RNAcentral holds the full RNA, with entries from ENA and SILVA.
The part of an RNA shown here (small-subunit ribosomal RNA, 3' major domain) has 458 nucleotides and comes from Albimonas sp.
The coordinates come from a structure-prediction model, not an experiment, and the mean pLDDT is 80.
Its Rfam family is "Bacterial small subunit ribosomal RNA".
Context: one part of a larger RNA
RNA sequence: UGACGGGGGCCCGCACAAGCGGUGGAGCAUGUGGUUUAAUUCGAAGCAACGCGCAGAACCUUACCACCUUUUGACAUCCUCAACGCGAUUUCCCGAGAGGGAUUUCUUCAGUUCGGCUGGUUGAGUGACAGGUGCUGCAUGGCUGUCGUCAGCUCGUGUCGUGAGAUGUUGGGUUAAGUCCCGCAACGAGCGCAACCCUCGCCCUUAGUUGCCAGCAGUUCGGCUGGGCACUCUAGGGGAACCGCCGGUGACAAGCCGGAGGAAGGUGGGGAUGACGUCAAGUCCUCAUGGCCCUUACAAGGUGGGCUACACACGUGCUACAAUGGUGGUGACAGUGGGUUAAUCCCCAAAAGCCAUCUCAGUUCGGAUUGGGGUCUGCAACUCGACCCCAUGAAGUUGGAAUCGCUAGUAAUCGCGUAACAGCAUGACGCGGUGAAUACGUUCCCGGGCCUUGUACA
Repeated sequence: UGACGGGGGCCCGCACAAGCGGUGGAGCAUGUGGUUUAAUUCGAAGCAACGCGCAGAACCUUACCACCUUUUGACAUCCUCAACGCGAUUUCCCGAGAGGGAUUUCUUCAGUUCGGCUGGUUGAGUGACAGGUGCUGCAUGGCUGUCGUCAGCUCGUGUCGUGAGAUGUUGGGUUAAGUCCCGCAACGAGCGCAACCCUCGCCCUUAGUUGCCAGCAGUUCGGCUGGGCACUCUAGGGGAACCGCCGGUGACAAGCCGGAGGAAGGUGGGGAUGACGUCAAGUCCUCAUGGCCCUUACAAGGUGGGCUACACACGUGCUACAAUGGUGGUGACAGUGGGUUAAUCCCCAAAAGCCAUCUCAGUUCGGAUUGGGGUCUGCAACUCGACCCCAUGAAGUUGGAAUCGCUAGUAAUCGCGUAACAGCAUGACGCGGUGAAUACGUUCCCGGGCCUUGUACA
């Protein structure tokens, strides 16, 4: 100087408390461990691995396994020789296919100094080489997580100290903040904080089609037509909030408390933005890359299988256990976004509300599982897809110890869209509808910041 303390002081955070809803019990989905297997490819491992890489494993993907094949190679450059457009296409034979052999049709290459001279393609050969999702993330770049959007981390000059270092950055107030004020052997500065950026909320203005319809006219009653651009809206520009005003408080400061006005009030809400560093954190399987290793194989192609196994254990979710409900009927109203173009057309809600019924039951709750029949995608749904119909109708009556999220348009609840995708979501990322409760407070648990103290630790 740090680090640590079941030392002290001050202060924060859904950290506790106060509340609301869950997880832990059940069934299923999904990831992981374990076990099994020819293979169940690999990575991720407290927080910060475990619906994670995977925005989608039937083949492909695919890296794994079994078998069948190739060896200058599936891909790149160079050399030699030979042939010639390349390419598209038909049919047949062998084969699981890769591949091997034959064959039909279309087109029959460009430049040219007319020299196989140049370019291009195919085949054969030779070696330089290709290739490796093989190893090392403890050799690395890049990217990322985390402490943490925490308020910190430093430097120049000066001063103090023999020195390591200190001071500044400590102190008194204050703040979300090393934010600001005052003081001070310090005076200044940098990276962070804040602001500048995007978006939502109010107003003005510009513009008026595909949008809108107040007044007028027509109307097939549909902004449909004339007409209009007021209003809604769209998308460009601007204004608006600053403790600016008033009162109180404070040290005549910074600020804090209350009020007015205002769409909005003290950072207005949300986002983007992540300092010096920590964890030899993660990734050599995105990519790049040093070293090592393989080179008729650790490379390459194919068929089939596997990644989907199942005594079990854990994480994350979905659906329930019902009457604040189920079922039948009726029933408004969104916003993202997508469809090549389209404010035009299409995809477009559900819960809520109203009426009826069920009457506390393992039930008209619950829907697993299983049998049968079908639809769709796709060469192909056996291993191993989704959905529909009929039948079946399991566990489950609110969950031990323990544990998680959330402070407002939030939690809870309801549906909708998108990416990737032939097909496949209870996942992910977005969108709107309905819409709460509680916070006395900081003693305690956890994490963090500042000062101080002890230390046999570095």